[in-house]
C1' cells in the first nucleotide's frame, strides 16, 4: 500500500427494513435464624463517529475511526 471481518447494556452475545432483547453482573423484595442457592421485579443502550436512501435503518449505500486476519 491492497483486500476482508468485527464494532449493540459493566461483560458475553442476539435482533430476515416495521415498538432494541437474552444471559451474566448490580440493586430491591420474597424465601432462610443468617448467608448462599432459588423465585419475582427493577435499574442499565438509542446500536463506534459523520452523512445518504426510505413512510420507516442496528440492518441497505458512502466516508472516517478502532481492533483482528490475509496479501504485497
Nucleotide at each position: 500500500g491492497a483486500g476482508g471481518a468485527u464494532g449493540u447494556a459493566g461483560c458475553u452475545c442476539a435482533a430476515a427494513g416495521g415498538a432494541a432483547g437474552a444471559g451474566u453482573c448490580u440493586c430491591a423484595c420474597g424465601u432462610u435464624c443468617a448467608u448462599a442457592c432459588c423465585g419475582u421485579g427493577a435499574a442499565g443502550g438509542g446500536u463506534g463517529c459523520g452523512g445518504g436512501u426510505u413512510c420507516g435503518a442496528g440492518u441497505c449505500c458512502c466516508g472516517c475511526c478502532a481492533u483482528c486476519c490475509u496479501c504485497u